[in-house]
């Protein structure tokens, strides 16, 4: 060049058939503890790599980019 897979929270990841984005861990408050961790409770935090398009309606479906891995020439 080409083909394939990946890209959603600080980190590892889910996210079904298109219908108002979730766990774990981390992080911050509170309880509890002489303290510290422990374990329990609330909580904050994304516009889902980008731009375009389809659709009443896109994380998801097409299209070019960009970016990582793999493989083929």
């Nucleotide at each position: 060049g080409c083909g394939c897979g990946g890209u959603u929270a600080g980190c590892u990841c889910a996210g079904u058939u298109g219908g108002u984005a979730g766990a774990g861990c981390a992080c911050g408050g509170g309880a509890u503890u002489g303290a510290c961790g422990u374990u329990c409770u609330c909580g904050g935090g994304g516009u889902c790599g980008g731009a375009g398009g389809u659709u009443c309606g896109a994380g998801c479906c097409c299209u070019c980019c960009a970016u990582c891995g793999c493989g083929c020439a």